Predicted 3D model of a 350-nucleotide part of an RNA (small-subunit ribosomal RNA, central domain) from an uncultured bacterium.
The full RNA is in RNAcentral, with records from ENA, Greengenes and SILVA.
Context: one part of a larger RNA
RNA sequence: CUGGGUGUAAAGGGAGCGUAGACGGCCAGACAAGUCAGAAGUGAAAGCCCAGGGCUCAACUCUGGGACUGCUUUUGAAACUGCCGGGCUGGAGUGCAGGAGAGGUAAGCGGAAUUCCUAGUGUAGCGGUGAAAUGCGUAGAUAUUAGGAGGAACACCAGUGGCGAAGGCGGCUUACUGGACUGUAACUGACGUUGAGGCUCGAAAGCGUGGGGAGCAAACAGGAUUAGAUACCCUGGUAGUCCACACUGUAGACGAUGGAUACUAGAUGUAGGAGGUAUCGACUCCUUCUGCGUCGCAGUUAACACGAUAAGUAUCCCGCCUGGGGAGUACGGCCGCAAGGUUGAAACUC
Numbered sequence: 001c002u003g004g005g006u007g008u009a010a011a012g013g014g015a016g017c018g019u020a021g022a023c024g025g026c027c028a029g030a031c032a033a034g035u036c037a038g039a040a041g042u043g044a045a046a047g048c049c050c051a052g053g054g055c056u057c058a059a060c061u062c063u064g065g066g067a068c069u070g071c072u073u074u075u076g077a078a079a080c081u082g083c084c085g086g087g088c089u090g091g092a093g094u095g096c097a098g099g100a101g102a103g104g105u106a107a108g109c110g111g112a113a114u115u116c117c118u119a120g121u122g123u124a125g126c127g128g129u130g131a132a133a134u135g136c137g138u139a140g141a142u143a144u145u146a147g148g149a150g151g152a153a154c155a156c157c158a159g160u161g162g163c164g165a166a167g168g169c170g171g172c173u174u175a176c177u178g179g180a181c182u183g184u185a186a187c188u189g190a191c192g193u194u195g196a197g198g199c200u201c202g203a204a205a206g207c208g209u210g211g212g213g214a215g216c217a218a219a220c221a222g223g224a225u226u227a228g229a230u231a232c233c234c235u236g237g238u239a240g241u242c243c244a245c246a247c248u249g250u251a252g253a254c255g256a257u258g259g260a261u262a263c264u265a266g267a268u269g270u271a272g273g274a275g276g277u278a279u280c281g282a283c284u285c286c287u288u289c290u291g292c293g294u295c296g297c298a299g300u301u302a303a304c305a306c307g308a309u310a311a312g313u314a315u316c317c318c319g320c321c322u323g324g325g326g327a328g329u330a331c332g333g334c335c336g337c338a339a340g341g342u343u344g345a346a347a348c349u350c
Base pairs, nucleotide, nucleotide: 004321005320006319007304008303012318014201015200016199017198021194022193023192025088026087027086029084031082033081034080035077036076037075038074039073040072041071042070049066050065053062054060091191092188093187094186095184096183097182098181103177104176105175106174107173108172109171110154115149116148117147118146119145120144121143125136126135162169163168206247208245209244210243211242215241216240220236221235222234223233258317259316260315261314262313263312266295267294268293269292270291271290272289273288274287275286276285299306300305323350324349325348332343333342334341335340
């Protein structure tokens, strides 16, 4: 490289947008680059290859063939690919009418609770544990009442529920704003799919500057436990957690399952629409579209399991894998303030 693979054995990029490229709906027409057919020229000889003959066989060699699958020129064909112009509406998109949603950003507001401060009542304990002690408290704690300050998170609703490309998103209100879905069928007329590079987003921790700091809490200190205890338990406690701006760019970033399209038994739950039956109305019932689940036939699978949300049947495009260790290391490049990230070997060894 080919082949074979990629849920769990090695292997799906964390996610999206999109460039080049690759691939691409229906109808008729033109061209003839690919494609196919015929003809001519050439493809030297020898050798190789195929089949036959000759040295008694063979090596060898000769004789006469085939072949040399190619290239060039020319004459045709027009199904498929391509290219050119024309048309279509089923793919895709726009419009119009709707309902749903923790989708995003910003501002404002709210109550419960913890902590702290002030004042009142009140007196000797509180706290904590397996048991204790450190700790707090007669300078009046804990408890309780009133007032105040401040920060962070939003109980119930809440759900195998919803939304988002992923990360993720949950008190309430307002402003701005993205997407999906349903119905309709007015408009455009293949405008599509995928996507190397590229660009953007990207939990937590971490970093920079400036704020903020209630609770929690790496590090750290003390008390216990223990043979020891650099831990588990307890009392404290700083970064951090929060905000603004900028960086980092990684995760078991998981469905360990890339994206798109089409097709292939059923049953059932749930969320959002639409239509119908019935009704005063609602529930119910029936049909249908979209999303999220559970079981399951065929089929697939090494098995487990998957099973219309496929790991089934097919097509297109991208990423990745190729024995274990060495090693996601070294060196070099690129990126970063750093931490480090990304790309990514070999010797050697089994």